Predicted 3D model of a 72-nucleotide RNA (transfer RNA) from a Candidatus Woesearchaeota archaeon. The sequence was found in a public genome assembly. Rfam family: tRNA. About the family: Transfer RNA (tRNA) molecules are approximately 80 nucleotides in length.
RNA sequence: GGGUUUAUAGCUCAGCGGGAGAGCACUCGACUGAAGCUCGAGGUGUCCCCGGUUCGAAUCCGGGUAAGCCCA
Numbered sequence: 001g002g003g004u005u006u007a008u009a010g011c012u013c014a015g016c017g018g019g020a021g022a023g024c025a026c027u028c029g030a031c032u033g034a035a036g037c038u039c040g041a042g043g044u045g046u047c048c049c050c051g052g053u054u055c056g057a058a059u060c061c062g063g064g065u066a067a068g069c070c071c072a
Stems, first nucleotide, its partner, number of pairs: 001071007010024004018055001026042005048064005
């Protein structure tokens, strides 16, 4: 330098055009003498950035950034 994959919550990840989600972790409550376990409730968020298509984009298209792999 060329090709390819990935980027979504604190962490690991799902979500192939219309509601942003799961598990773990966290906070609060119930339970307990206290804690743990268990149960209930809460949301954490500029879906990497910019632009385009579309009535509507995390999702499709173009460019960029970062990381992994292959080739040179």